[in-house]
Context: one part of a larger RNA
């Protein structure tokens, strides 16, 4: 000199853009952070509607009509709880552990991959249960037990099946689920008012389901090289190093096991300490040194330790089981919990923010869709924490005013500074006006594809309309008035900037040299000056 996720002192007008627990991976009150699908299913607790019955009232052309109340009814919209599907393995947090194929880079072969894309097949026929519900029991609660009824895209056989699997090459084995939109004839069942309604067959579209092959994406594995300090750590190792057979895995492999051999390491094993790694960031002319906040990639972790289950994927932050510590409830028998998600609290600390708004945009989950959920995200709030920009006026103005300070008492200086005069109105304030962030989905029209079809559906093009948290926003316009807006450090040398007074080796200063013991440019105050400026200085840290 440059830099910082900074802190402290004094001071503080505005805006934009970023950033904000570096310490206790310390403990956590409260709320929210992962749901969704009724176009898989049985149902109907609640809400709304319809239908039917009854009662009352009004009206009446005496058929009835209307209103209110009440009861029944899943009939309709929809839907609490439940079965089932998909998602809770993403997104978000933290850096404790880890010196390791963990990371970086370059390669490799023995693998799996839900949803998605492509291709070409299949989607037949049966069965037994079980939640919900009802009845009964236990328990303070959490919850749980028994009996009975019922459904499915839940579960299980059968059939069929190869380019799948196994094979002794003869053969053997393995699957599925339906839901929904539309439809002119024809057929069947049911209901009645006998010519209508409804359901199904049948045709057709969409979404699914099963098996296979390929792709895409994601993941697992192996290897070369690189990756902190200590030898005042020299021995460590027995599944240890290699081989064969077997097991296990999605897959290679001492991954595991039996047998055999005796290996591996000074090219630094083992041990100790420290540490997430990288793209990057800071500094430097570079080489290098330091560092790894925010953002991005990878890894690891989720109260501590261990374990598996489910699943395409986890050994799973807001899942399960066991043990432990801690906290809470308890009827003492037993239960509940896990903020290193977003806010927030206590604690620690020099130190780090709101228990905010919205799903409008981007993205994610589910859903045909409408939509629902989303503390991801987008915004707002707080903080001079950083960077950048703007302002605190402009011009004129010598009687060089008053006051202050100095003085050789003549004057000098503060100083065009102020006052005065003439202007301007950025920003802040008040009022008004109005972009962009919004493109769509769904709706509707046309064409094409599909089809028996001018239904439906899909694609393309057109149309009209809806959707904004921010937002009392940005930008723009108007209004008034210099009006509301300057400090901090330093002035002995290094180092830009000097005098007076006080003090008298005292009080004090100090980064180094050093100042202070009666005329201190070095202490303290004042006047003046210098440097930066909404900041300035100090401290800490790196180059």
């Nucleotide at each position: 000199g440059a830099u910082u996720g900074a802190a402290c002192g004094c001071u503080g007008g505005c805006g934009g853009u970023a950033u904000g627990c570096u310490u206790a991976a310390c403990a956590c009150a409260u709320g929210c952070a992962a749901g969704u699908c009724g176009a898989a299913c049985g149902g109907c607790a609640g809400c709304a509607c319809g239908u039917u019955g009854c009662u009352u009232c009004u009206u009446u052309u005496c058929g009835g009509a209307g209103a209110a109340g009440u009861a029944a009814u899943g009939g309709u919209g929809g839907c609490g709880a439940g079965u089932g599907g998909c998602g809770g393995a993403c997104g978000g947090g933290u850096g404790a552990g880890u010196a390791a194929c963990g990371c970086g880079u370059a390669g490799g072969a023995a693998u799996c991959u839900a949803c998605c894309c492509u291709a070409a097949a299949g989607u037949g026929g049966g069965g037994g249960a079980u939640a919900a519900c009802c009845c009964g029991g236990g328990g303070a609660a959490a919850c749980u037990c028994g009996g009975g009824c019922u459904a499915a895209u839940a579960c299980c056989g059968c059939a069929u099946a190869a380019u799948c699997u196994c094979u002794a090459c003869g053969g053997a084995g393995c699957a599925a689920a339906g839901c929904u939109g539309g439809g002119g004839a024809c057929c069947a069942g049911a209901g009645u008012u006998u010519a209508c309604u409804u359901u199904g067959g049948c045709c057709u579209g969409g979404c699914g389901c099963u098996a296979u092959a390929g792709g895409a994406u994601g993941a697992a594995c192996c290897u070369g090289c690189g990756u902190c300090g200590g030898a005042u750590u020299a021995g460590c190792u027995a599944g240890u190093u290699g081989g064969u057979g077997g097991g296990g895995u999605a897959a290679u492999g001492g991954c595991c096991u039996a047998c055999c051999a005796a290996g591996g390491u000074a090219c630094g094993a083992u041990c100790c300490g420290u540490a997430g790694c990288u793209g990057g960031u800071c500094u430097g002319a570079g080489a290098g040194g330091a560092u790894g906040a925010u953002c991005a990639g990878c890894c690891a972790c989720a109260c501590u330790g261990g374990g598996a289950c489910u699943g395409a994927g986890a050994c799973a932050c807001g899942g399960c089981c066991c043990a432990g510590a801690c906290u809470c409830c308890u009827a003492c028998g037993g239960g509940a919990g896990g903020c290193a998600g977003c806010a927030g609290u206590g604690g620690g600390g020099a130190a780090u923010a709101u228990u905010g708004g919205a799903c409008a945009a981007u993205g994610g989950g589910c859903g045909c869709a409408a939509g629902c959920c989303u503390g991801a995200u987008c915004c707002a709030g707080c903080a001079a924490u950083a960077c950048c920009g703007c302002g605190u006026g402009u011009g004129u103005g010598a009687a060089g005013a008053a006051g202050g300070c100095c003085u050789u008492c003549g004057g000098g200086u503060u100083g065009u500074a102020a006052a005065g005069c003439a202007c301007u109105u950025u920003c802040a304030g008040u009022a008004g006006c109005u972009a962009a962030g919004a493109a769509a989905u769904a709706c509707u029209c046309a064409a094409a594809a599909u089809u028996a079809a001018u239904a439906c559906u899909u694609u393309u093009g057109g149309g009209a309309g809806u959707u904004g948290a921010c937002g009392u926003a940005a930008a723009c316009u108007a209004c008034a008035g210099a009006a509301g807006a300057a400090g901090c450090a330093c002035c002995g040398g290094c180092u830009a900037a000097c005098u007076c007074u006080g003090u008298g080796c005292c009080a004090g200063c100090a980064g180094c040299c050093g100042c202070g013991g009666u005329a201190a440019u070095a202490c303290a105050g004042a006047g003046g000056g210098u440097g930066c400026a909404a900041g300035c200085g100090u401290u800490a840290a790196u180059c």
Source information
This is a predicted structure of a 543-nucleotide part of an RNA (small-subunit ribosomal RNA, 5' domain) from a metagenome. It matches the Rfam family "Bacterial small subunit ribosomal RNA". The full RNA is in RNAcentral, with records from SILVA.